The RNA shown here (transfer RNA) has 72 nucleotides and comes from a soil metagenome. The prediction has a mean pLDDT of 82. It matches the Rfam family "tRNA". Rfam classes the family as a transfer RNA. Its family is annotated with triplet codon-amino acid adaptor activity in the Gene Ontology.
RNA sequence: GCGGCAUUAACACAACGGCUAGUGUGCCGGCCUUCCAAGCCGAGAAUGCGGGUUCGACUCCCGCAUGCCGCU
Repeated sequence: GCGGCAUUAACACAACGGCUAGUGUGCCGGCCUUCCAAGCCGAGAAUGCGGGUUCGACUCCCGCAUGCCGCU
């Protein structure tokens, strides 16, 4: 220098182009318990950045950034 893959919550992952973006763990609050654990209920929290296409983009296209892998 070239190519491929990935980037969504604190972490691990979902989401035929049709959203109010969901699940588990964790954190916080409550219930239960003599206390703790377990269990139950609730709350907060996210689409890497900039453009484009579209009625509508996490999803498609372009560029950039970061990480991993390969080639030179």